RNAcentral holds the sequence, with entries from MGnify. SAM riboswitch aptamer (S box leader) from a soil metagenome, 114 nucleotides, folded computationally. Rfam family: SAM riboswitch aptamer (S box leader). About the family: The SAM riboswitch is found upstream of a number of genes which code for proteins involved in methionine or cysteine biosynthesis in Gram-positive bacteria. The SAM riboswitch acts at the level of transcription termination control. The predicted structure consists of a complex stem-loop region followed by a single stem loop terminator region.

RNA sequence: CUCAUCCAGAGAGGCGGAGGGAACGGCCCGCAGAUGCCUCGGCAACCAGCAACUCUUUUUUUGCCCGGUGCUAACUCCGACAGUUAACCAUUAAUCGUUUAGCUGAAAGAUGAG
Repeated sequence: CUCAUCCAGAGAGGCGGAGGGAACGGCCCGCAGAUGCCUCGGCAACCAGCAACUCUUUUUUUGCCCGGUGCUAACUCCGACAGUUAACCAUUAAUCGUUUAGCUGAAAGAUGAG
């Protein structure tokens, strides 16, 4: 850089001692010890392997798993940008606009494969 996925799943012990959840805002977690590191477990997302189904072949699907990577608070914790819908406010009214909520997409990020 390219592609795929991101509403599922899965915690105990030891060390250590103040911030942590990427960054901004919110909201959370944390001295009843978080984040982090180590050990042992667990999960099953991608890859590898095996088996079954299907098939002309390729592919797809399902299951197992002793392997590689990964993960094991909260949907990637939520938002942030764009579009759209609804409600509220404002206006004589419409358009434009404010705020809130929903949906879709993007951006950013994470993981895997190349």